Predicted 3D model of a 107-nucleotide RNA (Glycine riboswitch aptamer) from a Chloroflexota bacterium. Lineage of the source: Bacteria > Bacillati > Chloroflexota. The model forms 91% of the base pairs in the Rfam consensus. It matches the Rfam family "Glycine riboswitch aptamer". About the family: This family represents the bacterial glycine riboswitch.

RNA sequence: GGCAGGCACGGGGGAGAGACCUCGUCGGAGGCACCGAAGGGGCAAGCCGACGGUGACGACCGGGCGUCGUCGGCGAAACUCUCAGGUAAAAGGACCCCGUGUCGCAG
Numbered sequence: 001g002g003c004a005g006g007c008a009c010g011g012g013g014g015a016g017a018g019a020c021c022u023c024g025u026c027g028g029a030g031g032c033a034c035c036g037a038a039g040g041g042g043c044a045a046g047c048c049g050a051c052g053g054u055g056a057c058g059a060c061c062g063g064g065c066g067u068c069g070u071c072g073g074c075g076a077a078a079c080u081c082u083c084a085g086g087u088a089a090a091a092g093g094a095c096c097c098c099g100u101g102u103c104g105c106a107g
Stems, first nucleotide, its partner, number of pairs: 005103009018032001020031004033087003039083001040081003046074010057063001
């Protein structure tokens, strides 16, 4: 000094699904139906470990290596679940862009 990138804040864009029924103190509550893009849960390949079978190696045992199977652990998403949230407006909203600050590696 500080690419990429991380975090915080601000601005802009931002989908889906009943303005359904009942009640109401009109912020909402309950019921049925539905949505997936706050948040949250689940999993593939792969990696690691244990046990067992097996192959060759090893001077015998021990042993390590390869391979097959079982079990366990780690393991992504815009996939999936629909807990939460949402289904007029408002608010929120993954993600994208811009800006500011900060952390920060490379050169």